[in-house]
Context: one part of a larger RNA
């Protein structure tokens, strides 16, 4: 030097991304414990105090011998000295630097973010705010159920039957959960419009018995065959309603009050509707270390407000919460070699010599 582990003088986080790591703190009893709270809890909150041995009293349990007493006379039952256990008090004394003498054995508090919680996860860089979660909703399914799997038979749902079952989406709980159906999805509605197969109404051409003529041309009925497509003709799509805890969305300019400043007002242009309640410099804030207040001697962090929300926002939920969390962020008390700044020590390596 590496790896493991002891000790430190005086400081106490000055280290650092960050108190990582280390110290510390731990048992039992008994005293006493805040905010808040969903009345369960927080809570071992916090903070205190006693603790070893010897020996004397003294209580209480249990156990039970003598002994006494009951009767149902019994290997009976009730009291119960002594003895034995065990628990606990109070008093005297002993030893040590230290008595829960090792070993084992929570540090704690305080402010906010996230998610309720208990779980689950990336087997071998991620455990977390991610997933699940009970609880809420929408919406499908009437039983041969929707749905899934399977060329099918058949199986699953389900040996169940809408207080069930399949999907999605939210994510305890509390208080809520606004406005828009124009665009997309859906879901009904059948008059009109469109329109496939299928049918084939008229026309057109070819061929053609034959007819006609200056015997090679011209004309042609029937059938056949090739084209022609008129009318008939479902859903669906226009078309007419509905629905946003369905996919989504949720406005611009200009003026105005008796200091300014600002706009309860007006005016106007688009829009399906123009963002409501709540929150807000946020896990969202670009500008930004906004601005004020706290805390520090100094704080791009942290916390309280403000509101100019580049670009929150209401079940892709919205604010709020008590408990919870090997969860993110400040911060304070112990604590300490982390540091100021390092020394020395013991056990393995490495390394050098034999």
């Nucleotide at each position: 030097c590496c790896c493991g582990g002891g000790u430190g003088a005086a400081g106490g986080a000055a280290c650092u991304a960050g108190g990582c790591a280390a110290a510390a703190u731990u048992g039992u009893a008994c005293c006493g414990u805040a905010a808040c709270u969903u009345c369960g809890g927080g809570a071992g909150a916090a903070g205190g105090u006693a603790c070893g041995c010897u020996g004397a009293a003294g209580u209480g349990a249990g156990u039970g011998u003598a002994a006494a007493g009951a009767u149902u006379u019994a290997c009976u039952c009730u009291u119960g000295a002594a003895g034995c256990u065990u628990a606990c008090u109070u008093c005297a004394g002993c030893c040590g630097c230290a008595g829960a003498u090792a070993a084992a054995u929570g540090g704690c508090g305080g402010c906010u973010g996230g998610g309720a919680c208990u779980g689950u996860u990336u087997a071998a860089c991620a455990a977390a705010a991610a997933c699940a979660c009970a609880g809420c909703a929408c919406u499908c399914u009437g039983c041969u159920a929707a749905c899934c799997u399977g060329a099918a038979a058949g199986g699953g749902g389900a040996u169940g039957u809408a207080u069930a079952g399949g999907g999605u989406g939210u994510g305890a709980c509390a208080c809520c959960u606004g406005c828009c159906c124009g665009g997309u999805g859906c879901c009904g509605g059948a008059a009109g419009g469109u329109u496939a197969a299928a049918u084939g109404a008229u026309g057109a051409g070819g061929u053609g018995a034959g007819u006609u003529u200056u015997u090679u041309u011209a004309c042609g009925a029937a059938g056949c065959c090739u084209c022609u497509g008129a009318g008939u003709g479902a859903a669906g799509c226009c078309c007419c309603g509905g629905u946003a805890a369905a996919c989504g969305g949720c406005g611009g300019c200009c003026g105005u009050a008796a200091c300014a400043a600002u706009a309860a007002c007006g005016g106007u242009c688009c829009u399906a509707a123009g963002g409501u309640a709540g929150c807000g410099a946020a896990a969202u804030u670009c500008c930004u270390u906004g601005u004020c207040g706290g805390g520090c001697a100094a704080g791009u962090u942290c916390c309280g407000a403000c509101c100019u929300g580049c670009a929150c926002g209401a079940a892709u939920g919205g604010u709020g919460u008590a408990a919870c969390c090997a969860u993110g962020g400040c911060c304070g008390c112990g604590c300490u070699g982390u540091c100021u700044c390092c020394a020395c020590c013991c056990g393995g390596g490495a390394c050098c010599c034999a």
Source information: The part of an RNA shown here (large-subunit ribosomal RNA, domain IV) has 354 nucleotides and comes from a metagenome. The full RNA is in RNAcentral, with records from SILVA. Its Rfam family is "Bacterial large subunit ribosomal RNA".